[in-house]
Record summary
c-di-GMP-I riboswitch aptamer from a Clostridia bacterium, 75 nucleotides, folded computationally. Taxonomically the source falls in Clostridia (Bacteria, Bacillati, Bacillota). It was read from a public genome assembly, where an Rfam model found it. The coordinates come from a structure-prediction model, not an experiment, and the mean pLDDT is 85.
C1' cells in the first nucleotide's frame, strides 16, 4: 500500500417459516424471524433452474458468470 487474503472490533444484510397484500403461476412487497454471507453491496437475465392464458411470454442475483463501486486490518 493491497484490487490478493479473511482474524479481531464496530456496523450491515437477511434463509427457512409465520402474517398482511399484489400476481393464472413461478414469484413480488412490506412487517416479524435468523439459516447464513466479506460484497448475501449496486447494475446487467448469457447459461442452469422454475412458472404460464405456452411455439411466445414471464420469475429468479442467497446457482454459475459479466460490469461497477467498497468498510475494517491480524496471520
Nucleotide at each position: 500500500u493491497a484490487c490478493c487474503c479473511g482474524a479481531a472490533a464496530g456496523g450491515g444484510c437477511a434463509a427457512a417459516c409465520c402474517c398482511a397484500u399484489c400476481g393464472c403461476g413461478a414469484g413480488g412487497u412490506g412487517g416479524g424471524g435468523a439459516c447464513g454471507c466479506a460484497a448475501a453491496g449496486c447494475c446487467g437475465a448469457g447459461g442452469a433452474u422454475c412458472c404460464c392464458a405456452a411455439g411466445g411470454g414471464g420469475a429468479c442475483g442467497g446457482c454459475c458468470c459479466g460490469g461497477c463501486c467498497g468498510c475494517c486490518g491480524a496471520a